[in-house]
RNA sequence: CUGCUGAACGGGCAAACGCACCGCGAGGUGCGGACGCAAAGCCAGUGAUCUCGCGCACCUCGAGAUAGCACGGCCGCAACA
Numbered sequence: 001c002u003g004c005u006g007a008a009c010g011g012g013c014a015a016a017c018g019c020a021c022c023g024c025g026a027g028g029u030g031c032g033g034a035c036g037c038a039a040a041g042c043c044a045g046u047g048a049u050c051u052c053g054c055g056c057a058c059c060u061c062g063a064g065a066u067a068g069c070a071c072g073g074c075c076g077c078a079a080c081a
Base pairs, nucleotide, nucleotide: 002081003080005078006077012037013036017032018031019030020029021028022027035068041074042073043072045071046070047069048066049065050064051063052062053061
């Protein structure tokens, strides 16, 4: 340096659920808690799903959420080969 290799030392993240707080909401943050995760680290670019507004309307349009939905972009670690 490479690996469609992998997490071995030391470690990392944290679903559901509970409590508190924030948000109209999807959902988020903190603490507890671990279902899982080798990028479950970061980014809403594309698709997807969801929410709110408008509206007759589930379409369209506008504003958002999910990176633990897929793809894509960016950036780590190294026992092993």
Background
Predicted 3D model of an 81-nucleotide RNA (c-di-GMP-I riboswitch aptamer) from an Archangiaceae bacterium. Its mean pLDDT, the model's own confidence on a scale to 100, is 83. The model forms 100% of the base pairs in the Rfam consensus. The sequence was found by an Rfam model in a public genome assembly.